[in-house]
RNA sequence: GGGGGAUUAGCUCAUUUGGUAGAGCGUUUGCAUGGCAUGCAAAAGGUGACCGGUUCGAUUCCGGUAUCCUCCA
Numbered sequence: 001g002g003g004g005g006a007u008u009a010g011c012u013c014a015u016u017u018g019g020u021a022g023a024g025c026g027u028u029u030g031c032a033u034g035g036c037a038u039g040c041a042a043a044a045g046g047u048g049a050c051c052g053g054u055u056c057g058a059u060u061c062c063g064g065u066a067u068c069c070u071c072c073a
Stems, first nucleotide, its partner, number of pairs: 001072007010025004019056001027043006049065005
């Protein structure tokens, strides 16, 4: 220098052919227990890496940028 891949909640990851963004763990609150552990219920938490484009509508399609991984040279 060139090819390919990854980026979504605090962490690990889903989300299929464009149509309301989710789970587990963690956090907070409540209930059960004398208390802890534990169980149950509920809640908070996302500009979907960044900037544009297409579209009535984009995590999803297109272009560019950034970081990381990998292959070739």
This is a predicted structure of a 73-nucleotide RNA (transfer RNA) from Taibaiella lutea.
The source organism's lineage runs through Bacteria, Pseudomonadati, Bacteroidota, Chitinophagales and Taibaiella.
It matches the Rfam family "tRNA". Rfam classes the family as a transfer RNA. Gene Ontology term of the family: triplet codon-amino acid adaptor activity. Rfam's curators write: Transfer RNA (tRNA) molecules are approximately 80 nucleotides in length.